[in-house]
RNA sequence: CCGCCGAUAGCUCAGUUGGCAGAGCGGUGGACUGUAGAUCCAUAGGUCACUGGUUCGACUUCGGCUCGACGGA
Numbered sequence: 001c002c003g004c005c006g007a008u009a010g011c012u013c014a015g016u017u018g019g020c021a022g023a024g025c026g027g028u029g030g031a032c033u034g035u036a037g038a039u040c041c042a043u044a045g046g047u048c049a050c051u052g053g054u055u056c057g058a059c060u061u062c063g064g065c066u067c068g069a070c071g072g073a
Base pairs, nucleotide, nucleotide: 001072002071003070005068006067007066010025011024012023013022019056027043028042029041030040031039050064051063052062053061
């Protein structure tokens, strides 16, 4: 330098005919318990890395850029 993959909740990750952003774990409150744990119920938490374009509408499509992984020269 070229190619390819990835970036979504505190963590690990889903999310494909473009139209509601989600799961598990963790957090908080409650039930239970002498206390805690386990279990059950409820609940909070998101500029979808950043930036621009296409579209009535973008996590999803296109361009740029940053970071990380891999392959090649």